[in-house]
Context: one part of a larger RNA
Molecule: small-subunit ribosomal RNA, central domain
Organism: uncultured prokaryote
RNA sequence: CUGGGCGUAAAGGGCGUGUAGGCGGAUCGAUAAGCUAGAGGUGAAAGCCCGGGGCUCAACCCCGGAAUAGCUUUCGAAACUACUAAUCUAGAGAGGGUCAGGGGCCGGCAGAAUUCCCGGAGUAGCGGUGAAAUGCGUAGAUAUCGGAAGGAACACCAGUGGCGAAGGCGGCUUUCUGGACCAAUACUGACACUGAGGCGCGAAAGCGUGGGGAGCAAACAGGAUUAGAUACCCUGGUAGUCCACGCCCUAAACGAUGAGAACUAGCCGUUGGGGGUAUCAACCCUUCGUGGCGCAGCUAACGCGUUAAGUUCUCCGCCUGGGGAGUACGGCCGCAAGGCUAAAACUC
Numbered sequence: 001c002u003g004g005g006c007g008u009a010a011a012g013g014g015c016g017u018g019u020a021g022g023c024g025g026a027u028c029g030a031u032a033a034g035c036u037a038g039a040g041g042u043g044a045a046a047g048c049c050c051g052g053g054g055c056u057c058a059a060c061c062c063c064g065g066a067a068u069a070g071c072u073u074u075c076g077a078a079a080c081u082a083c084u085a086a087u088c089u090a091g092a093g094a095g096g097g098u099c100a101g102g103g104g105c106c107g108g109c110a111g112a113a114u115u116c117c118c119g120g121a122g123u124a125g126c127g128g129u130g131a132a133a134u135g136c137g138u139a140g141a142u143a144u145c146g147g148a149a150g151g152a153a154c155a156c157c158a159g160u161g162g163c164g165a166a167g168g169c170g171g172c173u174u175u176c177u178g179g180a181c182c183a184a185u186a187c188u189g190a191c192a193c194u195g196a197g198g199c200g201c202g203a204a205a206g207c208g209u210g211g212g213g214a215g216c217a218a219a220c221a222g223g224a225u226u227a228g229a230u231a232c233c234c235u236g237g238u239a240g241u242c243c244a245c246g247c248c249c250u251a252a253a254c255g256a257u258g259a260g261a262a263c264u265a266g267c268c269g270u271u272g273g274g275g276g277u278a279u280c281a282a283c284c285c286u287u288c289g290u291g292g293c294g295c296a297g298c299u300a301a302c303g304c305g306u307u308a309a310g311u312u313c314u315c316c317g318c319c320u321g322g323g324g325a326g327u328a329c330g331g332c333c334g335c336a337a338g339g340c341u342a343a344a345a346c347u348c
Base pairs, nucleotide, nucleotide: 003320004319005318006317007302008301012316014201015200016199017198021194022193025088026087027086029084031082033081034080036076038074039073040072041071042070049065050064051063052062053061054060091191092188093187095185097182103177104176107173108172109171115149117147118146119145120144125136126135162169163168206247207246208245209244210243211242215241216240220236221235222234223233258315259314260313261312262311263310266293267292268291269290270289272287273286274285275284276283277282297304298303321348322347323346330341331340332339333338
């Protein structure tokens, strides 16, 4: 450079935003850079190929021809790409209207429950397990009633139901705020798509400083189990889990399926919006989403199947036998833990 690939065999970047780049709708005109037709120049010789010739043949040598990727000049063509002038509205955006939602940020509030504390009443057990024991309890526990404190999480509603780019988001409410959908359309006029780098976001755990600490609970201690038991079970229990600010940047970050666009049978369910028939439930159509099944087609099979893994186009990322190894070295980043980038020897 090229080929074949990336749901499960190796392979989709965790997700967005966007720079360069790549690529890009319809009509008309102009140009002629790409593309294309003719002609000219060049494309050394030798070699290869064809014809002929010379050494007795051949190898070898000589003569002639042909061929040659390309570069260049000139004269044409104008479909396509490009550039340019103009126009358009089907892509995209945007104004006003309707509207669903655990989308985000900040503050406030409520109730149930656990725990601790105080008080009442009350007595011998409670707790825990397969069975026990450690543990708690006559200094009055557990169970029960009243009060008070504090932290964390929000039962039912709850749903292959909603929202978000992903991570993720669930009590009620305030402030600020992002996005989507739908219907009828003023408006802009290709402004689009993708996106190497860059920048931002990014569960949990972990780290720094300061708070907080009810429950849970790595580590740790004890009790059991066992041949042992550095476990599974039990009783405790510290970091942590929570808050503020700052880091870390990983994941089975999964739909193990990159983004965008177009096309290709249907049937059944469901959230949101709109329309119609109807008013007694309801039914039908349409649209965005979200599920189940399924034709064609695809697939090694499993399965996918208008939410494609079908048929195509554009752009990005990635793979190239197993181990060594996501390691070493170097570089960059990080307070550290470590992360990102990423080999080879050797071996099968």